A computed fold for a 265-nucleotide part of an RNA from Lachnospiraceae bacterium UBA7481, annotated as large-subunit ribosomal RNA, domain VI. It matches the Rfam family "Bacterial large subunit ribosomal RNA". Gene Ontology terms of the family: ribosome and structural constituent of ribosome.
[in-house]
Context: one part of a larger RNA
RNA sequence: CGCAGGAUAUUUAAGAGGAGCUGUCCUUAGUACGAGAGGACCGGGAUGGACGGACCGCUGGUGUAUCUGUUAGGAACCAAUCCUAUGGCAGAGUAGCCAAGUCCGGCAGGGAUAAACGCUGAAGGCAUCUAAGCGUGAAGCCCCCCUCAAGAUGAGAUAUCCCAGAACGAAUAAUUCGGAAGACCCCUUGAAGACGACAAGGUAGAUAGGGCCUGGGUGUAAGCGCAGUAAUGCGUUCAGCUGAAGGCUACUAAUCGGUCAAAGA
Numbered sequence: 001c002g003c004a005g006g007a008u009a010u011u012u013a014a015g016a017g018g019a020g021c022u023g024u025c026c027u028u029a030g031u032a033c034g035a036g037a038g039g040a041c042c043g044g045g046a047u048g049g050a051c052g053g054a055c056c057g058c059u060g061g062u063g064u065a066u067c068u069g070u071u072a073g074g075a076a077c078c079a080a081u082c083c084u085a086u087g088g089c090a091g092a093g094u095a096g097c098c099a100a101g102u103c104c105g106g107c108a109g110g111g112a113u114a115a116a117c118g119c120u121g122a123a124g125g126c127a128u129c130u131a132a133g134c135g136u137g138a139a140g141c142c143c144c145c146c147u148c149a150a151g152a153u154g155a156g157a158u159a160u161c162c163c164a165g166a167a168c169g170a171a172u173a174a175u176u177c178g179g180a181a182g183a184c185c186c187c188u189u190g191a192a193g194a195c196g197a198c199a200a201g202g203u204a205g206a207u208a209g210g211g212c213c214u215g216g217g218u219g220u221a222a223g224c225g226c227a228g229u230a231a232u233g234c235g236u237u238c239a240g241c242u243g244a245a246g247g248c249u250a251c252u253a254a255u256c257g258g259u260c261a262a263a264g265a
Base pairs, nucleotide, nucleotide: 001151005162006161007160008159009158010157011156015148016147017146018145021049022048023047024046025045026044027043033038051105052104053103054102055101059099060098061097062096066092067091068090069089070088071085072084073083074082075081109143110142111141116136117135118134119133163264165177166176167175182260183259184258185257186202187201188200189199190198207253208252209251210249211248212247213246214245216242217241218240223236224235225234226233227232
């Protein structure tokens, strides 16, 4: 921009893409078959590999704004604490992300066929699957399954909302005004994201930050007291501290505003 008014939701599916793999074991059955050795078709069940998707309850990885221990130097010194040294080094570790973790998928079914196998059957009194006609038949083809999808210009459907006003004009045309429903700008943000976009919100508010509580992490803070010459230990103390998680709470910031936009040939 189009989809013959303007919108907001929900959809149909032409079409497109994806998937499509396979082993072993048990059973049927040591049966059919075979002198024996050996050893099935068909059918039923179990369990794997690789591949793919999703997820983070479990097992783990990471976790450079979490906690702790500790070395050297510095902040004059003690204590406390901080900085620098690859996060100084080391031990743990929430959320998120992730796989080595977990769950799921290929199944089954239908249709038309290939090779092949048939039925009926002439030309050609027979025969012949073929000439007319009718079947069976594959990991392949088309459906079935998953995803996208009406720019499918062939522009679909349903529900709901908004007006059917003003000026000019012969006019219900065109143009202008106007500003409805609605949308956007702007702002607070996000398990969304390169940016747009998408999604949640904008005071009639829990969107983010802060605060409080909880969960989770770390592992028993400082100060004081006690014991010990001291290092240190014990008590107060499952303490103290704490990023991303959950809940509550308008304390802070989403203020105030602006723009677009129909009245239907």
NCBI's taxonomy places the organism under Bacteria, Bacillati, Bacillota, Lachnospirales, Lachnospiraceae. Its mean pLDDT, the model's own confidence on a scale to 100, is 89.